[in-house]
């Protein structure tokens, strides 16, 4: 000193739910708040999932279906970067 690792200390995020704002939704952003995280730091590149404005298909009437260009990084991969050092 690298890699697996996760023990200790110090600190770091923050799920559900409330509140306010943005978005057609999914959601996302601030506060509050802590189930849980050692990558729950970051990237939509596989794959899964959620929404369906617009488009389509059907119709002219309410609606049903299809569909990502919208999301989810706290579903799994994979990528990139990062504290601490006990066994």
């Nucleotide at each position: 000193c690298c890699u697996c690792c996760g023990a200790a200390a110090g600190g770091g995020c923050a799920a559900a739910c409330c509140c306010g704002c943005c978005g057609a939704a999914a959601g996302g952003c601030g506060g509050g708040g802590a189930c849980g995280c050692a990558a729950a730091g970051c990237c939509a590149c596989g794959g899964g999932c959620c929404u369906a404005c617009g488009g389509g298909c059907a119709a002219c009437g309410g609606g049903a279906c299809c569909u990502a260009g919208g999301g989810c990084a706290g579903c799994c991969g994979g990528g990139c970067u990062g504290c601490c050092g006990a066994a």

c-di-GMP-I riboswitch aptamer from a Candidatus Bipolaricaulota bacterium, 87 nucleotides, folded computationally.
Rfam family: c-di-GMP-I riboswitch aptamer. Rfam links the family to the GO term cyclic-di-GMP binding. From the family's description: GEMM was predicted in a large-scale screen for bacterial structured RNA regulatory elements.
Taxonomically the source falls in Candidatus Bipolaricaulota (Bacteria, Bacteria candidate phyla).
The sequence was found by an Rfam model in a public genome assembly.